[in-house]
RNA sequence: UGGGUUCUCUCUGAAGAGCCUCCUAAUAGAGGCACCGAAGGGGCAAGCCUCAAUUAGCGUUUGAGGCGAAUCUCUCAGGUAGAAGGACAGGGGGAACGGC
Numbered sequence: 001u002g003g004g005u006u007c008u009c010u011c012u013g014a015a016g017a018g019c020c021u022c023c024u025a026a027u028a029g030a031g032g033c034a035c036c037g038a039a040g041g042g043g044c045a046a047g048c049c050u051c052a053a054u055u056a057g058c059g060u061u062u063g064a065g066g067c068g069a070a071u072c073u074c075u076c077a078g079g080u081a082g083a084a085g086g087a088c089a090g091g092g093g094g095a096a097c098g099g100c
Stems, first nucleotide, its partner, number of pairs: 001098001004097010018033005034080003040076001041074003047067007
């Protein structure tokens, strides 16, 4: 050094999706079918790397393995009145790393 990156605290904003039965003070609990994606978690494209085959060798090609993003996708978890939570965005504070 906040006009480099990451983390953290706080304030503000912040979407989506539901009904039935039993029980109950209750939308808390139990069961059934259905649904949502923006806590968290899983998956992968291009590309890059490695190995093997082919080659005198390099390259190309073929096969295998690894790394590899999301607001994509899965729907495990979570959620489908309100509250809480909530990716992400903005305001304010702190820390670490980096730079000078």

The RNA shown here (Glycine riboswitch aptamer) has 100 nucleotides and comes from a Dehalococcoidia bacterium. Model confidence (mean pLDDT): 83 of 100. The source organism's lineage runs through Bacteria, Bacillati, Chloroflexota and Dehalococcoidia. It was read from a public genome assembly, where an Rfam model found it. Of the family's consensus pairs, 91% are formed in the model. It matches the Rfam family "Glycine riboswitch aptamer". Gene Ontology term of the family: glycine biosynthetic process.